The RNA shown here (Bacterial RNase P class A) has 415 nucleotides and comes from Croceibacterium salegens. Model confidence (mean pLDDT): 77 of 100. It was read from a public genome assembly, where an Rfam model found it. Rfam family: Bacterial RNase P class A. Gene Ontology terms of the family: dimeric ribonuclease P complex, ribonuclease P activity and tRNA processing. It is annotated as a ribozyme.
[in-house]
């Protein structure tokens, strides 16, 4: 330097006038002045997931229903997310060998909605002969049976009966591949290798991979169809709540379940009975003139909190491949509520266009200079991406001009 790929990180910057916004300090005319720290993001955006909060819901437990996840193993508060690592594709490029068709490996990195099809049901359109315990359109055979030909026979013909699914074609797919032998053709029929069942060993927490033995081993695919299996889940949201002020019409119709018995001077207690639950149990609480459900109307849209100190950020160390964990130090970064961080102006920065203005390269030159934007200034011009908090955090997806750095893979030159 060339091709293949992962990651991080900036995305404007300095001064000046004016103008906002919380807090803090000081003044006073108590709501205004003055001075000071600080004042939007890597995605604030999507609202797709996990959670912290707040309130509701009786509590245990087992069944259900709904719904999510889905190689193994670790991380986390937790997750459908991160990290490591299996398996299967894929892959810039590349090593052997070659009958120059090819045949076989290695390779950073990326994808994977990656359990289970032998528990069951269900689809696979059209094409096609056939789309699953499914076949004979074109075809292959001519052994054996049968017809013809020849005096007969050997031969030879035909392709009726009968063999075939190896060639061909249809399709996404067509009942293991490749070679070899056998056969009348064919065919795991037999035999090598691959590929698969099944068996035990050996490495690995596992996922899985490896030799080894054996079996000729017919019977697809889809589960991002229903459906098994294995693990996981109360519901509602800051417009959740909570507190002050305020004003109203303690308004009105309507339905549904109960309202028992003993006991007592009267209770309490007990017994049954209904709600408090998708069902059961098993425990607790209400009920005894209560519990509850619909529908019409009416007052209240004003404050104050919730509102930033966190599963927080940063360095070092230590233990992990790593994600992270744990120590020790340090740090304190907006809090608005119709909703604050903006405007001019200047220079710098990073780009695009002119401009032989200048210096220098290159070419041409009659040696005066010309020409070219090749590299550096300078003039003028024009641009500078995505995009605005609103309880908060961990994450995924999605948008982003330009730019910087840093690692992996392979080739290729040089040292």
């Nucleotide at each position: 330097c060339c091709a293949g790929g992962g990651g991080a990180c900036c995305g404007g910057g300095c001064a000046g006038c004016c103008g906002c916004g919380u807090c803090g300090u000081a003044g006073c005319u108590u709501g205004c002045u003055a001075c000071g720290c600080c004042g939007a993001g890597g995605a604030a955006a999507g609202u797709c997931c996990g959670g912290g909060c707040u309130c509701c819901g009786c509590g245990a437990a087992a069944c259900g229903a709904a719904g999510g996840u889905g190689g193994c193993g670790g991380g986390u508060a937790a997750c459908g997310c991160c990290c490591g690592c299996c398996c299967g594709g894929u892959g810039a490029g590349u090593a052997u060998c070659u009958u120059c068709g090819g045949a076989c490996g290695c390779g950073a990195g990326c994808c994977g909605a990656g359990g289970g099809a032998a528990a069951g049901u269900g689809c696979c359109a059209c094409a096609g002969a056939g789309a699953g315990u499914a076949u004979a359109c074109c075809g292959c055979c001519g052994a054996u049976g049968g017809c013809c030909c020849c005096u007969g026979a050997a031969g030879g013909g035909c392709a009726c009966a009968g063999g075939c699914a190896a060639g061909g074609g249809u399709g996404a797919a067509a009942g293991g591949g490749u070679g070899c032998g056998g056969u009348a053709a064919c065919a795991g029929c037999g035999c090598a290798c691959c590929g698969g069942g099944c068996g035990g060993c050996c490495g690995g927490u596992a996922a899985c991979g490896g030799a080894c033995g054996u079996c000729g081993c017919a019977a697809g695919g889809c589960a991002a169809a229903c459906c098994c299996c294995a693990c996981c889940u109360g519901g509602a949201g800051c417009a959740a709540g909570a507190c002050c002020g305020a004003a109203u019409a303690g308004g009105g119709g309507u339905c549904u379940c109960g309202u028992g018995c003993u006991g007592u001077c009267a209770a309490a207690a007990g017994c049954a009975g209904g709600g408090g639950u998708g069902u059961u149990u098993c425990g607790u609480c209400c009920c005894g003139a209560g519990a509850g459900g619909c529908c019409c109307g009416g007052g209240u849209u004003g404050g104050u909190u919730g509102c930033u100190g966190g599963a927080g950020c940063c360095g070092c160390a230590u233990g992990g491949c790593a994600a992270c964990a744990u120590g020790c130090g340090g740090c304190c970064g907006a809090g608005a509520u119709g909703a604050a961080u903006g405007g001019c102006u200047g220079c710098c920065c990073c780009u695009g266009c002119g401009g032989c203005g200048u210096g220098g390269g290159u070419c041409u030159u009659u040696c005066g200079a010309g020409a070219u934007a090749c590299c550096g200034c300078c003039c003028g011009u024009g641009g500078g991406a995505c995009a605005g908090a609103a309880c908060c955090c961990g994450g995924c997806u999605u948008a982003c001009a330009g730019g910087u750095c840093c690692c992996c893979u392979g080739g290729c030159a040089c040292u």